SAM riboswitch aptamer (S box leader), 148 nucleotides, folded computationally. The sequence was found by an Rfam model in a public genome assembly.
RNA sequence: CGCUCAUCCAGAGGGGCAGAGGGAACGGCCCGAUGAAGCCCCGGCAACCCUCCAGCCGACCUUGCGCUCAUGCUGUCCCGCGAGGCUCCCGGCUAGUGAAGGUGCCAAGUCCGUCUCGUGGCGAGAUACGUCACGGGGAAGAUGAGGA
Numbered sequence: 001c002g003c004u005c006a007u008c009c010a011g012a013g014g015g016g017c018a019g020a021g022g023g024a025a026c027g028g029c030c031c032g033a034u035g036a037a038g039c040c041c042c043g044g045c046a047a048c049c050c051u052c053c054a055g056c057c058g059a060c061c062u063u064g065c066g067c068u069c070a071u072g073c074u075g076u077c078c079c080g081c082g083a084g085g086c087u088c089c090c091g092g093c094u095a096g097u098g099a100a101g102g103u104g105c106c107a108a109g110u111c112c113g114u115c116u117c118g119u120g121g122c123g124a125g126a127u128a129c130g131u132c133a134c135g136g137g138g139a140a141g142a143u144g145a146g147g148a
Stems, first nucleotide, its partner, number of pairs: 001147001003146006013042005021031003025114004043106003048102002050098001052096001054094005060085007110140001115137009
């Protein structure tokens, strides 16, 4: 940064300074003088990057067959198919492992909603409208890994 991908129902707080806000925006609902934001110290959680390990797949290797595909041009190579292998290199997925380092995080599901679809209840109430509840998808946001 109008970019890509993954994740967001779990988990984890004490002290010091400070002194009124904070939970992204808006609405709601909360947190806060029994001390908000911010800064510092110590601690912790988690496992994105990273380590190790197992399985599977691709790839790879060995072997056999084959011009159906190919701007390979005739089975040497390349290509396709079958069988076998897991010794080496590489990649992906799944399950597990570790926590030194780079981030992140440590009220409430990303606190809930916001747009849309579905189901059900309610309203005098019909397929419309309003509202409430639940569920699906999205938007936005956050964090990481990458990209420009």
Background
Model confidence (mean pLDDT): 80 of 100.